[in-house]
This is a predicted structure of an 87-nucleotide RNA (c-di-GMP-I riboswitch aptamer) from a Syntrophomonadaceae bacterium. Lineage of the source: Bacteria > Bacillati > Clostridia > Eubacteriales > Syntrophomonadaceae. Of the family's consensus pairs, 95% are formed in the model. The sequence was found by an Rfam model in a public genome assembly.

RNA sequence: GACCGAUAAUGGCAAACCAGUCGAAAGGCUGGGACGCAAAGCGAUGGGUCUACAGCUCUUAGGAGCCAGGAUCGCCACGCUGCCGAA
Numbered sequence: 001g002a003c004c005g006a007u008a009a010u011g012g013c014a015a016a017c018c019a020g021u022c023g024a025a026a027g028g029c030u031g032g033g034a035c036g037c038a039a040a041g042c043g044a045u046g047g048g049u050c051u052a053c054a055g056c057u058c059u060u061a062g063g064a065g066c067c068a069g070g071a072u073c074g075c076c077a078c079g080c081u082g083c084c085g086a087a
Base pairs, nucleotide, nucleotide: 004085005084012037013036017032018031019030020029021028022027035074041080042079043078045077046076047075048072049071050070055066056065057064058063
């Protein structure tokens, strides 16, 4: 230094759920709360998944279908960065 990863040390993050708030929704943010996490830090670049306002198509005019430009990095890759050091 690389891989690797302890019932080690120091700190860190925070699922579900609840309250508030933003959003058409998915979901985000803030506070509470901890299921978990060694990248659960960052980037939507590829794939997956979720949503479908606008748009397009259809319509029996109620609505239905399609669609990401939206969301998710706590789904997986990839890229960038980073703390500690037993075996």